[in-house]
Order: sequence, then C1' cells, then structure tokens
RNA sequence: GCGCCGGUAGUGUAGCCUGGUAUCACAGAGGCUUGCCAAGCCCCUAACCCGGGUUCAAAUCCCGGCCGGCGCACCA
Repeated sequence: GCGCCGGUAGUGUAGCCUGGUAUCACAGAGGCUUGCCAAGCCCCUAACCCGGGUUCAAAUCCCGGCCGGCGCACCA
C1' cells in the first nucleotide's frame, strides 16, 4: 500500500441484511423481601467512533476519515 472483519450505556453484547420508541446481562441509585448478608423480585440511571450525503425518518443505506484485528504485498 491492497483486501476483509469490527467500533453501540461504566463493562460485555443483540439489533444492521430488509430504515420507523436501541436489546439483554453485569455495574450504579431507590424500593420489596430478610434477624443480617447474599440470592431473588420491582423500578430508575446511562450508549450508537467522527464528518458528510440520501430520506418524512439513519445504529441500519451511500461517501470520506479515525481506531483496532486478520490476511496479502513491499522490504533497496
């Protein structure tokens, strides 16, 4: 340099193909339960890597970029 895959709450992750309120778990706050703790149950908080385009509407489609991984090429 070329190609492929990936980037989503604090952490991990689904959703992306086929656009329409962003999922679940852990964590954190509150409550129920309990002699206490743990576990369990209820509820809440918190996220789409950046910029642009298309669209009534973009995590999703298109273009460019950044970061990470893998493969290939180059290596006088």